A computed fold for a 71-nucleotide RNA from a Candidatus Tayloriibacteriota bacterium, annotated as transfer RNA. Its mean pLDDT, the model's own confidence on a scale to 100, is 85.
């Protein structure tokens, strides 16, 4: 140099064009003599710019970063 993959919350997963979902984790409240555990609940997210669409995590196109392949 060519080619495929991945990228979503603190962190690990889901979501095949129509309000982005769940587990841990972090706060608050209950509960308890007190703490754990359990349980309600509150913050918090689509890797950047663009472009298709009435509507894009989803489709297309450039770059970023990681893996893998081939030379």
């Nucleotide at each position: 140099g060519g080619g495929g993959g991945a990228u979503u919350a603190g962190u690990g997963a889901a979501a095949u064009g129509g309000u982005a979902u769940c587990a841990c984790a972090a706060g608050g409240c209950a509960c308890u003599c007190c703490a754990a555990a359990c349980g309600c609940u509150u913050u918090a997210g689509u890797g950047u710019a663009g472009g298709u669409u009435c509507g894009a995590u989803u489709c297309c196109u450039a770059c970023a970063u990681c893996c893998c392949c081939c030379g």
Its Rfam family is "tRNA". The sequence is in RNAcentral, with records from ENA. The same sequence occurs in records of 3 taxa.